[in-house]
Context: one part of a larger RNA
RNA sequence: CUGGGUGUAAAGGGAGCGUAGACGGUUAUGUAAGUCUGGAGUGAGAGCCCGGGGCCCAACCCCGGGACUGCUUUGGAAACUGUGUAACUGGAGUACAGGAGGGGCAGGCGGAAUUCCUGGUGUAGCGGUGAAAUGCGUAGAUAUCAGGAGGAACACCGGCGGCGAAGGCGGCCUGCUGGACUGAAACUGACGUUGAGGCUCGAAAGCCUGGGGAGCAAACAGGAUUAGAUACCCUGGUAGUCCACGCCGUAAACGAUGAAUACUAGGUGUGAGGGGGCCAAGCCCCCUGGUGCCGAAGCAAACGCAUUGAGUAUUCCACCUGGGGAGUACGUUCGCAAGAAUGAGACUC
Numbered sequence: 001c002u003g004g005g006u007g008u009a010a011a012g013g014g015a016g017c018g019u020a021g022a023c024g025g026u027u028a029u030g031u032a033a034g035u036c037u038g039g040a041g042u043g044a045g046a047g048c049c050c051g052g053g054g055c056c057c058a059a060c061c062c063c064g065g066g067a068c069u070g071c072u073u074u075g076g077a078a079a080c081u082g083u084g085u086a087a088c089u090g091g092a093g094u095a096c097a098g099g100a101g102g103g104g105c106a107g108g109c110g111g112a113a114u115u116c117c118u119g120g121u122g123u124a125g126c127g128g129u130g131a132a133a134u135g136c137g138u139a140g141a142u143a144u145c146a147g148g149a150g151g152a153a154c155a156c157c158g159g160c161g162g163c164g165a166a167g168g169c170g171g172c173c174u175g176c177u178g179g180a181c182u183g184a185a186a187c188u189g190a191c192g193u194u195g196a197g198g199c200u201c202g203a204a205a206g207c208c209u210g211g212g213g214a215g216c217a218a219a220c221a222g223g224a225u226u227a228g229a230u231a232c233c234c235u236g237g238u239a240g241u242c243c244a245c246g247c248c249g250u251a252a253a254c255g256a257u258g259a260a261u262a263c264u265a266g267g268u269g270u271g272a273g274g275g276g277g278c279c280a281a282g283c284c285c286c287c288u289g290g291u292g293c294c295g296a297a298g299c300a301a302a303c304g305c306a307u308u309g310a311g312u313a314u315u316c317c318a319c320c321u322g323g324g325g326a327g328u329a330c331g332u333u334c335g336c337a338a339g340a341a342u343g344a345g346a347c348u349c
Stems, first nucleotide, its partner, number of pairs: 003321004007303002012317001014201004021194003025088007033081002035077008048066007091191001092188003096183003103177007110154001115149007125136002162169002206247002209244003215241002220236004258316006266294005272288007298305002322349003331342004
């Protein structure tokens, strides 16, 4: 390289949009580049293969045939691929009618709770733990009542429920805005799938500048525990957590399962929309597209997966090729930095 693979053994890119490329529905007709078929030329000789011959045999040598799978040129075929033309509606999309939703962005509002401040009542403890101590408190704490300030998060509803490409999204109201779904079938007429590069988004932590700072809390300090205790427990506590502009670009970014299409037993929940039936506050049946569980065939090393496939096939991309060295070194690109991306070898087992 080929082959074989990628849920858990090595291996799916964190996710989307999309360029080149690759692949691509139905009908008719043309063309003849690919494809198939015939002819001609060429494909030196030696060598190779087959047959025969010459050295006693063999190696070696000689003769004949074949092959030289190729290239050029020419005649023909038209199923398939390509390409041209004309058309189609099933793929895809647009318009229309609907309802669902923590999808996104912005603004406003609300109550509970914690903390702090002020005042009242009130007195000796509070707090904390396995037990304690550090800590707070007669300068009046804890408890309780009233008032005020401020920040952050939104109990119940809440649900293997919903939405989003992923990251993720949850108090209420308003505005702007994206997507999906259902129904009907008016319009376009293959406009599709995938997608190397590229671009965009991307939890937490971290970084820059300026705000903010209630609670929590790396670091740090103290108290305990312990042989020690740079921990687990306790009392404090700063970055940070929050907001705005910008950067970073990584995660067990997980379903450890790339995207798309078709096909392939069922059963049972749930949430969205629709259709139908039944003396109808309700129940039952069916369709579409989600989300779960169980399970047939099949698959699988097993575990398990099983119409949401890890089944049967096709298309495209990404990735793997023994362990360590090592996601390291060097180089390059990006970054303010932290570092990220790309990514070896020697050596060793």